[in-house]
RNA sequence: GAUUAAGCCAUGCAAGUCUUAAAGAUGCAACCAUGCGCAUCUUUGGCGUACGGCUCAGUAACACGUGGCUAACCUACCCUCACGAGGUACCAAACCCGGGAAACUGGGCAUAAUGUACCAUAGCGAAUAUAUGCUGGAAUGCUUUAUUCGCGAAAGGCUUUUGUAGCAUGUUACAAAAGUGCGUGAGGAUGGGGCUGCGGCAGAUUAGGUAGUUGGUGAGGUAAUGGCUCACCAAGCCUAAGAUCUGUACGGGUCUUGAGAGAGAUGGCCCGGAGAAGGGCACUGAGAUAAGGGCCCUAGCCCUACGGGGUGCAGCAGGCGCGAAACUUUUGCAAUGCGCGAAAGCGUGACAAAGGGAUUCUGAGUGCAAGCUCUGCUUGCUUUUGCCAAGUCUAAAAAGCUUGGCGAAUAAAGGGAGGGUAAGACACGUGCCAGCCGCCGCGGUAAUACGUGCUCCCUGAGUGGUAUCCCCUUAUAUUGGGCCUAAAGCGUCUGUAGCCGGCUUAGUAAGUCUUUGGUGAAAUCUGCAAGCUUAACUUGUAGAAUUGCCUAAGAUACUGCUAAGCUCGAGACCGGUAGACGUCAAGGGAAUUUCUUGGGUAGCGGUGAAAUGCUAUGAUCCAAGAAGGACCACCUGUAGCGAAGGCGCUUGACGAGGACGGCUCUGACGGUGAGAGACGAAAGCUGGGGGAGCGACCCGGAUUAGAUACCCGGUUAGUCCCAGCCGUAAACGAUGUGGACUUGGUGUUCCAUAAUCUUAGAGAUUAUGGAGUGCCGAAGCGAAGGCGAUAAGUCCACCGCCUGGGGAGUAUGCCCGCAAGGGUGAAACUUAAUGGAAUUGGCGGGGGCGCACUACAAGGGGUGGAUGCUGCGGUUCAAUUGGACACAACCCCGGAAGAACUUACCAGGGACGACAGCAGGAUGAUGGACAGUCUGAAGGGCUUUCCUGACACGCUGAGAGGUGCUGUAUGGUCAUCGUCAGCCCGUACCAUGAGGCGUCCUGUUAACUCAGGCAACGGGCGAGACCCACAUCUUUAGUUGCUAAUACUUUCGUUUGAAAGUAUGCACUCUAAAGAGACUGCUUGCGCAAGCAAGAGGAAGGAGUGGGCGACGGUAGAUCUGUAUGACCCGAAUUUCCUGGGCUACACGCGGCAUACAAUGGUUGAGACAAUGGGUUCCAAACCCGAAAGGGCAAGGUAAUCCCCUAAACUCAACCCCAGUUCGGAUUGAGGUUUGUAACUCAACCUCAUGAAGGUGGAAUCCCCAGUAAUCGCCUGUCACUAUCAGGCGGUGAAUAAGUCCCUGCGCCUUGCACACACCGCCCAUCAAGCCAACCGAGUGGACUUUGGAUGAGGCAUUACUCAUUGAGUAUUGUCGAUUCCAAAGUCUGUGAGGUGGGCUAAGUUGUAACAAGGUGUCCGUAGGGGAACCUGCGGACGGAUCACCUCCU
Repeated sequence: GAUUAAGCCAUGCAAGUCUUAAAGAUGCAACCAUGCGCAUCUUUGGCGUACGGCUCAGUAACACGUGGCUAACCUACCCUCACGAGGUACCAAACCCGGGAAACUGGGCAUAAUGUACCAUAGCGAAUAUAUGCUGGAAUGCUUUAUUCGCGAAAGGCUUUUGUAGCAUGUUACAAAAGUGCGUGAGGAUGGGGCUGCGGCAGAUUAGGUAGUUGGUGAGGUAAUGGCUCACCAAGCCUAAGAUCUGUACGGGUCUUGAGAGAGAUGGCCCGGAGAAGGGCACUGAGAUAAGGGCCCUAGCCCUACGGGGUGCAGCAGGCGCGAAACUUUUGCAAUGCGCGAAAGCGUGACAAAGGGAUUCUGAGUGCAAGCUCUGCUUGCUUUUGCCAAGUCUAAAAAGCUUGGCGAAUAAAGGGAGGGUAAGACACGUGCCAGCCGCCGCGGUAAUACGUGCUCCCUGAGUGGUAUCCCCUUAUAUUGGGCCUAAAGCGUCUGUAGCCGGCUUAGUAAGUCUUUGGUGAAAUCUGCAAGCUUAACUUGUAGAAUUGCCUAAGAUACUGCUAAGCUCGAGACCGGUAGACGUCAAGGGAAUUUCUUGGGUAGCGGUGAAAUGCUAUGAUCCAAGAAGGACCACCUGUAGCGAAGGCGCUUGACGAGGACGGCUCUGACGGUGAGAGACGAAAGCUGGGGGAGCGACCCGGAUUAGAUACCCGGUUAGUCCCAGCCGUAAACGAUGUGGACUUGGUGUUCCAUAAUCUUAGAGAUUAUGGAGUGCCGAAGCGAAGGCGAUAAGUCCACCGCCUGGGGAGUAUGCCCGCAAGGGUGAAACUUAAUGGAAUUGGCGGGGGCGCACUACAAGGGGUGGAUGCUGCGGUUCAAUUGGACACAACCCCGGAAGAACUUACCAGGGACGACAGCAGGAUGAUGGACAGUCUGAAGGGCUUUCCUGACACGCUGAGAGGUGCUGUAUGGUCAUCGUCAGCCCGUACCAUGAGGCGUCCUGUUAACUCAGGCAACGGGCGAGACCCACAUCUUUAGUUGCUAAUACUUUCGUUUGAAAGUAUGCACUCUAAAGAGACUGCUUGCGCAAGCAAGAGGAAGGAGUGGGCGACGGUAGAUCUGUAUGACCCGAAUUUCCUGGGCUACACGCGGCAUACAAUGGUUGAGACAAUGGGUUCCAAACCCGAAAGGGCAAGGUAAUCCCCUAAACUCAACCCCAGUUCGGAUUGAGGUUUGUAACUCAACCUCAUGAAGGUGGAAUCCCCAGUAAUCGCCUGUCACUAUCAGGCGGUGAAUAAGUCCCUGCGCCUUGCACACACCGCCCAUCAAGCCAACCGAGUGGACUUUGGAUGAGGCAUUACUCAUUGAGUAUUGUCGAUUCCAAAGUCUGUGAGGUGGGCUAAGUUGUAACAAGGUGUCCGUAGGGGAACCUGCGGACGGAUCACCUCCU
């Protein structure tokens, strides 16, 4: 308790009242007259019970709303007027006698009334006749009279008062008055019945419905009209302006929202309707088809003695059930109202009150002040509220009000804090987990987004969530949208209904406009008042609104209608005219193929390359002839014609349309067009022909990982014709049809006119007008691209279509089709995007231009093969510490080193906690230690004691330290794109904007270098300039450098002289400072210029050579193990120390290098020439020893002074003689030296011996253009010792190119894009797995509706009979008819083996279809084929890249 269950109900109550209508019973009371009654109950009777209250199932309807009509009606109680009430009879309870369990019921006797019946009168009705008038738009109405027929009233009660009579076995009768009641008629009021215009809903996947159906005549029925019902007759009636059917739904006032138009709702209050468990039926009555009355059926429940009975909360409470979902089995009739009554009064779950529920609206409170140690506490004050008490209020309470007392006491939550959106860059926890989230989005170890805490924000007795509605939303658009490319124009035309319609005149007044009257209930709403403390709320008053309907009077511009005209729209006609316009027929042509004949010989054909195929039975090829089918080159043109599809050899016949011109005619005849009809490429289908070429399918050959394809060879349907179907295409201008208006330019086709030229032609050119067809463009429009008189501009008319993506043009139903299929055309479910145009980038098996020895070409030398060294991987190990992985990891970090240390790794053993708190501690904390033992070693531990004398790691926090983790938290540094030429800014301009321009184009450069042009003009970073070194010259300077000249000394020498030294000197070299010099400056050529080429001069020539300097940025590039540093972690161990081991392992793979393979060489001997650099824990001369490594001693040097320090390749001489060698040196053995605490793992060097592989290195790949490559040595770094490394230094010293974009890449411009973590991108389909909803489905179950048949309770009417008192019963006939059963049809629903596709789901399988020319351009229709995306044929579109050509335009 509206939403679900109009589901079911225990119990109590919800409609009674009247004794002043009557009778009886019982009880009480009174009285011989001041009285002749009271209470309760029963029965008869009257009124009421048809109101009130509840609910919303049904109903799409005259149910409701609104306005009319009723000349087709009724109305108890109430009001007004008039008249009236004569007589007779009868019934109940009671009493007696029965039946039954009960409910209830049968019989007999008596009696009363305002009960009932009968008679009378009044009256009413009908018919006929008559006559006058009234109302009215109209008599069928009313009214007068007469006749006949039918029907047919009443209660003279009750009360009071008065009067007269009566009264105890009693308690009454009569009369009058007043009141009330009764009857009839007329009128009113109120309430209803009926009819009707208009209004308000969804579906066409409902298009035809209807037999009492539509109408008529006559009956019946009703208060009353009417097919309401019946008999007969006619065949109508409704419908695209949506009938019928289906679904849903009580309707309205109103409510929510909105500026409004609207959209949505309608539970409560008010009005109307309907219903009372589901159905049906009548009775009574003024009123009901009544449900707190009856009868019957059905279903449920209850009682039963089994015979039979009872019952209906969608009244108030309450219960069960259903559910997400809703209260007390309260009080009172005190108020308001209703019923009855004369009244008092009685009754009233209506109503008034209380109780419960934050459900809504409204008002108020939860304190104020001060202080403090300030997230809070304390003190003081106040008392709304609260609690207690009294009074008042109330039907009784409560609440409220008044007064007194107590005491800040009794009173705060919910949501949120990433954005939208007010409020945290707070802490901890978590770690794509847990979770949050309306949407966007958070969470993968620093979460302002999760959880908790703190703080803050918002609202506040509430605050949030969920659901629904309106608005935001012009996002269903009437107001007020769109349709080229975003969704959307029917494939095209004809045309019905509808809608719209040129100029003029007259009439009318339907639309339209103005005014009048009526109505549109109240409540609701607004203003002003008033009442509750205020407000919400309520009341009063005035108004508004209800946007409407009816009525009357007027206006006539516009629209409509009627009538009459007009010619400009439209049409007709005439004239010449252009045309691949259609249909049919005839004729012609080149070529392909096949066949025949002749010639001719070995191949042909085909492709990127091939093969299949054809050919010796003679191909291909050449010539001639024949057959047959299809087609119609050139002309051919963004030319023409047609409605579209479409149409191309020539000629003829027939047919159709157009443009132009006209002094012709009709006179609005027009536009559009739902339905409807016609036409409609290709493919496809049916039947019959035909078949040359081409060619889906199919068969072969290739390609390929595969190749159901692309390429090649064959080939069937088909392509062609006739007849018939199909009805679709990217059927496209992705642009519906018609009309009007709005600057221009320039082509082209046709017609007309004019001029000029003319070869006089149907000629040419030009201009103007009209009609078509293109391009460019003003305004304007548009999101932009673009459109722009052929509109996508500005307007008008009409039609079609759209409303996020997918599911899906699918399912289902219906229609069409032979089929294929076409037309119409959803939903569940799923999803945050799908899409358009343009921009920037990136990319392309797109295009153009330019550049580079980490590109090629031309060359030189290597690597890749061997051995060794070294780094990496892998493996192994207790450990083999980590990092770095294309270029841009791999002799890199690490300049190593690396025997200990280093050292980060492993094994073993020790040590360490600033500071604070706690346990402990003079009954001794702490520190130290002989000896022994454990041990590799050790007062490190243990045994044992001794010394010392105040702290304290046993616990909790907190530290030091960490080569622990995170380079994806960072700084800094570095690498790389890249020494590539780029990257930006200001102002202006362009664009709605992203953005563009500048930065582009042409030329040039190493260069965004410079020049010229240009809506740009300037500027910055980079490039360049600059700095350093080298090359030439000058000047200055001269020690430790140099020594030409001069002088001297010493040694050697026959002499000239040579060497060394000193002095002198600064000439030269050198050193190290400052300058000069090179600028396309000059000449020639080319060029507008910039500049380029050549030349001269010059040490150097066009950047002189080499280096330093590395733009904006990208690569989450590398580094936390250089240092720094956030966060995290360890913290007595991930800290620190020691001993030993490992980083050196070794089936293997890769990178870098060394040495070689030899004669341009090797060996031996002799001889010659550097530069850089380093040196005091150091370099070390000279001398001595040693075969050498090395050792001893030791001068000098803190360095242009001394030392390292002999350079080597080279030159000369000799030997080797092409071999595994006198090449090569690995490996191994022996002996030494040096460093160092220590050379086993694991150093270097020397000597002797040993003497491996290797004879120039596959595919592939690296470096380099000049003092370069190649080759030769030297120095330094590291370092106790150790270099095949790295960084420098010098010696010798080439070849080739001076070009290109082919490969690899880079830069710029342009183009396409479905990419934007940007092609290492994106992305499609099958298959496999899971989940979800749906469709089909042999069936199977249920519900409802309709139709037919059966059943037939009961009602109504009629007839007959019986009993007879109103009446009852039985039977017949007719009719209505619930219910139940059967059958059929339809709709909905549950379930269903199995089947089907669809959607969704981080990392499954197969391929690569699409996006770039996506690697075979894509897509549309159709047909065939295939694992799949797809492939192929035919026709079509451009929504295709690239290149070339033609035409047109600027």